[in-house]
RNA sequence: UUAAAUGUUUUCUAGGGUUCCGCAUGAUUUCAUGGUCUGGUCCGAGAGAAAACUCACAGCACUUUUGCUGUGUCACGGAAGGAUAAAAGCCUGGGAGAU
Numbered sequence: 001u002u003a004a005a006u007g008u009u010u011u012c013u014a015g016g017g018u019u020c021c022g023c024a025u026g027a028u029u030u031c032a033u034g035g036u037c038u039g040g041u042c043c044g045a046g047a048g049a050a051a052a053c054u055c056a057c058a059g060c061a062c063u064u065u066u067g068c069u070g071u072g073u074c075a076c077g078g079a080a081g082g083a084u085a086a087a088a089g090c091c092u093g094g095g096a097g098a099u
Base pairs, nucleotide, nucleotide: 007053008052009051010050011049012048015043016042020040021039022037023034024033025032026031055072056071057070058069059068060067061066074094076097080092081091082090
């Protein structure tokens, strides 16, 4: 200096706050405040998990198209800024930097 499945999607978790619900307090009738409230909804991982599909290689089967099986898949990392109601292992970002 350069290349590459460092692939895509879904569900979930660690984590995260406070729109809504609940809860607490105060008013007292549907209102205000509180996340310095366990929670439900909600957000949510490149470097967390699972599944499906896909990719590469090898083997086998098949006249061909193609199908089946197996193997492979790494990862230290700020500060700052941004979105949403808000925050975050979200996004900038497999970035800067380090090795």